[in-house]
RNA sequence: GAUAGAGGUGCGUUUUUUAUUAGUAAGUAUGUAGAUGUAUUUAGGUACAAAAGAAAUAUACUAAAAGGAAAAAAUGCCGAAGAUUUAAAAUACCUAAAUAUUUUAAAUCUGGUUGUAGUGGUUAAUAGCCUUAUGACUGUCGUCUUUUUAUUGACGGAGAGCUAUC
Numbered sequence: 001g002a003u004a005g006a007g008g009u010g011c012g013u014u015u016u017u018u019a020u021u022a023g024u025a026a027g028u029a030u031g032u033a034g035a036u037g038u039a040u041u042u043a044g045g046u047a048c049a050a051a052a053g054a055a056a057u058a059u060a061c062u063a064a065a066a067g068g069a070a071a072a073a074a075u076g077c078c079g080a081a082g083a084u085u086u087a088a089a090a091u092a093c094c095u096a097a098a099u100a101u102u103u104u105a106a107a108u109c110u111g112g113u114u115g116u117a118g119u120g121g122u123u124a125a126u127a128g129c130c131u132u133a134u135g136a137c138u139g140u141c142g143u144c145u146u147u148u149u150a151u152u153g154a155c156g157g158a159g160a161g162c163u164a165u166c
Base pairs, nucleotide, nucleotide: 001166002165003164004163005162008078010077011076012075013074014073015072016071017070018069027061028060029059030058031057032056036049037048038047039046040098041097042096043095044094045093081110082109083108084107085106086105087104088103089102090101091100092099111138112137113136114135115134116133117132118131120130121129122128140157141156142155143154144153
């Protein structure tokens, strides 16, 4: 250097079903009301709707979806993957700024799972996820110790690691 592997409630992706989202948004009808309203936010513009009644509000009827979650199946894998920052591009009617989503590249951090805490962030949510701190368990290597030559215990490191073969 190449190939093949191990950690285990192991990591991601896709599909289906179910609950939640929610009797919410939107729509229709009636009443009040009386000039603005929609296209992520602000400013300008453009387009559309509107006194044949905009916004708002009350009642009645009708009534979702996406994201996130659980289960099952399939599938790709063991920096699997995740997060933060920076840069570029695309999308959200046009322009400028911002915001959000997606993709690519670089840098930094994290071995993995899990409990608890934080008026942390996200979200409809107290679920879940992410992150920080701190415990537990676990794999791996190193040092010391112990040993029934298969081991015990303590401490420490990080995946650019570890094991096997060539």
Molecule: Lysine riboswitch aptamer
Organism: chicken gut metagenome